[in-house]
C1' cells in the first nucleotide's frame, strides 16, 4: 500500500510546554491569541493480548480516542412540500480505528 472483517449518536482537562493555524478531500458550517495544530501529563473506552473453563470482570501490556453524529452534505432511491427552494428516511461511497491476511 491492497484485501477481508467489526465498530463509528455514548465517554474523556479550569493541567504544563509552545506560538498559528485547524476540523481527511470538495462545498458548507464551525473552532482558534479568552491560545489552534502538535508534544507531555492526566483522562475515556475496552478492539487485540494478558488473568479466567466460559459468561462476565479487571485495566497489567499493544493500539485507539479525548469540540460539534465520521460536524453536515457529496452518489442512488423513497416520502413530505405543489414547478423552485427546502425538509425527513434508507442504502451506498469516501474516511477513521482495531484485528487478520497478502
Nucleotide at each position: 500500500u491492497u484485501c477481508u472483517u467489526a465498530u463509528c449518536a455514548a465517554g474523556a482537562g479550569u493541567g504544563g510546554c509552545g506560538g498559528a493555524g485547524g476540523g481527511a478531500c470538495u462545498g458548507g458550517c464551525c473552532c482558534u491569541a479568552c491560545g489552534a495544530u502538535g508534544c507531555c501529563c492526566g483522562g475515556c473506552a475496552a478492539c487485540c493480548g494478558g488473568u479466567u473453563u466460559g459468561a462476565a470482570a479487571c485495566a497489567c501490556g499493544g493500539u485507539g480516542c479525548u469540540a460539534a453524529a465520521u460536524c453536515c452534505a457529496g452518489c442512488a432511491g423513497a416520502g413530505c412540500u405543489g414547478c423552485a427552494a427546502g425538509c425527513u428516511c434508507u442504502g451506498g461511497a469516501a474516511g477513521a480505528u482495531g484485528a487478520g491476511a497478502a

Predicted 3D model of a 102-nucleotide RNA (SAM riboswitch aptamer (S box leader)) from Neobacillus soli NBRC 102451. Model confidence (mean pLDDT): 85 of 100.